This is a predicted structure of a 72-nucleotide RNA (transfer RNA) from a Candidatus Amesbacteria bacterium. Its Rfam family is "tRNA". Taxonomically the source falls in Candidatus Amesiibacteriota (Bacteria, Bacteria candidate phyla). The sequence was found in a public genome assembly. Its mean pLDDT, the model's own confidence on a scale to 100, is 81.
[in-house]
RNA sequence: UCCCCUGUGGCGUAAUGGUAACGCGGCUCCCUGUUAAGGAGAUGAUUGGAGGUUCGAAUCCUCCCGGGGGAG
Numbered sequence: 001u002c003c004c005c006u007g008u009g010g011c012g013u014a015a016u017g018g019u020a021a022c023g024c025g026g027c028u029c030c031c032u033g034u035u036a037a038g039g040a041g042a043u044g045a046u047u048g049g050a051g052g053u054u055c056g057a058a059u060c061c062u063c064c065c066g067g068g069g070g071a072g
Stems, first nucleotide, its partner, number of pairs: 001071007010024004018055001027041004048064005
């Protein structure tokens, strides 16, 4: 320098162009002599950034940034 993959709550993952879902963790309460386990509830992501296409973008396109792999 070039090519490929990847980036979504604190963490691990879904969402094949139609109003972002689930698990774990954390929080509150119940239960218990206490903890753990169990039960209930609420909370938390403008999807790495900026543009573009579209009635509509996490999804498609361009550039940039981070991570991983490969070629020279």